[in-house]
RNA sequence: GCGCAAGCAGGCGAUGGAGUUCGCCGCGAACGCCCCCGACGGGCUGAUGACUCCUACGAGACC
Numbered sequence: 001g002c003g004c005a006a007g008c009a010g011g012c013g014a015u016g017g018a019g020u021u022c023g024c025c026g027c028g029a030a031c032g033c034c035c036c037c038g039a040c041g042g043g044c045u046g047a048u049g050a051c052u053c054c055u056a057c058g059a060g061a062c063c
Stems, first nucleotide, its partner, number of pairs: 001008002010025004016054006032044004
């Protein structure tokens, strides 16, 4: 946004993309963690919510 409603479109699952699947929100929405009453501010980890892959990034070995 559509629908009387049920529901759907659509969106989200903290850093890019593809497929499958699960969950959530469906608009003052869903949407990592920690310090902090909270705000401001600061710190930590991770390219997935899960599975299978691609890409980017770090280190090492060999040629």
Molecule: Fluoride riboswitch aptamer (crcB RNA motif)
Organism: Pseudomonadota bacterium